[in-house]
RNA sequence: UAACGAAAAAGGCAAAACUGCCGAAAGACAGCGACGCAAAGCUAUGAGGGCCUAAUCUGAUAUUAUCGGGAUGGCAGCCAGUUGCCGGA
Repeated sequence: UAACGAAAAAGGCAAAACUGCCGAAAGACAGCGACGCAAAGCUAUGAGGGCCUAAUCUGAUAUUAUCGGGAUGGCAGCCAGUUGCCGGA
């Protein structure tokens, strides 16, 4: 430096549910709570893939509603990119 993750130390994060709050929704934030995590740190970019939502907009029906399309809204705890703690072979 690169790859890897047994045992351990120091520590770290926190799913679902519930409560509050923002939002059209997806989802975010705070509290509580631990399912899990060696990157469950960071990045949603002018500049990768994937997934979720569909307010504005838009097509059809049709009459203020139904069914589609559609990110400019989101997800980093999907892959990815990037930085990084500890450690035996």

This is a predicted structure of an 89-nucleotide RNA (c-di-GMP-I riboswitch aptamer). Its mean pLDDT, the model's own confidence on a scale to 100, is 84.